[in-house]
This is a predicted structure of a 350-nucleotide part of an RNA (small-subunit ribosomal RNA, central domain) from an uncultured Parcubacteria group bacterium. Rfam family: Bacterial small subunit ribosomal RNA. RNAcentral holds the full RNA, with entries from Greengenes.
Context: one part of a larger RNA
RNA sequence: UUGGGCGUAAAGCGCAGGUAGGCGGAAAUAUUAGUCAGAUGUCAAAUCUUCGAGCUCAACUCGAAAACUGCAUUUGAAACGGUAUUUCUAGAGAGUGUGAGAGACCAGUGGAACUUAUGGUGUAGCAGUGAAAUGCGUUGAUAUCAUAGGGAACACCAAAGGCGAAGGCAUCUGGUUGGCGCACUUCUGACGCUGAGCUGCGAAAGCGUGGGUAGCGAAUGGGAUUAGAUACCCCAGUAGUCCACGCCCUAAACGAUGCAUACUUGGCAUUUCGGGAAUCGACCCCCAAAGUGUCGUAGCUAACGCGUUAAGUAUGCCGCCUGGGAAGUACGAGCGCAAGCUUAAAACUC
Numbered sequence: 001u002u003g004g005g006c007g008u009a010a011a012g013c014g015c016a017g018g019u020a021g022g023c024g025g026a027a028a029u030a031u032u033a034g035u036c037a038g039a040u041g042u043c044a045a046a047u048c049u050u051c052g053a054g055c056u057c058a059a060c061u062c063g064a065a066a067a068c069u070g071c072a073u074u075u076g077a078a079a080c081g082g083u084a085u086u087u088c089u090a091g092a093g094a095g096u097g098u099g100a101g102a103g104a105c106c107a108g109u110g111g112a113a114c115u116u117a118u119g120g121u122g123u124a125g126c127a128g129u130g131a132a133a134u135g136c137g138u139u140g141a142u143a144u145c146a147u148a149g150g151g152a153a154c155a156c157c158a159a160a161g162g163c164g165a166a167g168g169c170a171u172c173u174g175g176u177u178g179g180c181g182c183a184c185u186u187c188u189g190a191c192g193c194u195g196a197g198c199u200g201c202g203a204a205a206g207c208g209u210g211g212g213u214a215g216c217g218a219a220u221g222g223g224a225u226u227a228g229a230u231a232c233c234c235c236a237g238u239a240g241u242c243c244a245c246g247c248c249c250u251a252a253a254c255g256a257u258g259c260a261u262a263c264u265u266g267g268c269a270u271u272u273c274g275g276g277a278a279u280c281g282a283c284c285c286c287c288a289a290a291g292u293g294u295c296g297u298a299g300c301u302a303a304c305g306c307g308u309u310a311a312g313u314a315u316g317c318c319g320c321c322u323g324g325g326a327a328g329u330a331c332g333a334g335c336g337c338a339a340g341c342u343u344a345a346a347a348c349u350c
Base pairs, nucleotide, nucleotide: 003322004321005320006319007304008303012318014201015200016199017198021194022193023192025088026087027086028085029084030083031082032081034080035077036076037075038074039073040072041071042070049065050064051063052062053061054060091191092188093187094186095184096183097182098181099180103177104176105175106174107173108172110154114150115149116148117147118146119145120144121143125136126135162169163168206247207246208245209244210243211242215241216240220236221235222234223233258317259316260315261314262313263312266295267294268293269292270291271290272289274287275286276285299306300305323350324349325348332343333342334341335340
């Protein structure tokens, strides 16, 4: 390489948009550089295969046939594929009506808690622990009341619930805005799927500049514990956590499961919309669609398990794997302010 694989053994890019490329619905007509069939020519000999023969056999040698496969020319076929034209509506998209939602961004807003300041009441403790101590407190703490300021996060509702491509998203209100479902089947008429490069987004931590800093809290200081204790526990506490703008681009970025399409028994629960029946109406019940879960049939799986949201049955396209270590390292290159990231070996060794 072929092959075989990728939930957990090595292996699905963190996620999306999309270029080239690959693949692509139904009908008709025409055509034929793919495809298929025939003919002709060529494809040296030896080798290989079969049959026969010769060395006493065999290896070996000789003869004949077959084969090797392709290429070229030519004749034909038109199902599939391509191309051209015409048409269609089941894919895709648009339209109208309607609906749900922590989807995003911006601005504002509310209450609880916390903390600080000031004032009142009040007096000797408070805090902390396994036990203590450091610490705070007679310059009046803790407790309690009032007023004012500040920053961060949003209890209950809350759910196996919802939304988003993923990361992720939750007080409430307004503004701007993206996506999705259902019903109608009005329009376009294959406009589709995937997607190497490429582009964008991308938790936390970290970085730059400027703000902000209540609580928490790497580092650090102190108190304990201990043989020691650069820890676990306690008292403090800087960066950070928050905001704006700009970087970083990594995660057990997980469903450890790429995307799309079709098909294949079911039960139960739940979210959203539509229809039916019933009803004053809602609920309940039945049907259909789109999600989210759970249990399971066939089937699959090494097993665990998966099971119409497949890890079943198939197709298209992409990514990735190929014994362990050395190593996600060295070198080179690209990116980055840096930290570092991406790409990515070998010697050697088992």